Transfer RNA from Promethearchaeum syntrophicum, 77 nucleotides, folded computationally. Model confidence (mean pLDDT): 82 of 100. Rfam family: tRNA. Rfam describes the family as follows. Transfer RNA (tRNA) molecules are approximately 80 nucleotides in length. The sequence is in RNAcentral, with records from ENA and GtRNAdb.
RNA sequence: AGCGGGAUAGGCUAGUCAGGUUCAGGCUGCAGGGCUCAUAACCCUGAGAUCGGAUGGUUCAAAUCCUCCUCCCGCUA
Repeated sequence: AGCGGGAUAGGCUAGUCAGGUUCAGGCUGCAGGGCUCAUAACCCUGAGAUCGGAUGGUUCAAAUCCUCCUCCCGCUA
């Protein structure tokens, strides 16, 4: 320098291919409650992400499509 993959709650991970319906779903963690003599386990409830950045574009509508940039991983030279 060229090419491919990735960035979504504190952590991990779906959804993107083929745009749309309710509050962006799940696990874990966290908070409250239940159960228990008590703790753990288990059960119930709740809070928490406008999706890497753009006062860029397309569209009635963008996490999703296009463009540029940042960062991470890999391949080629």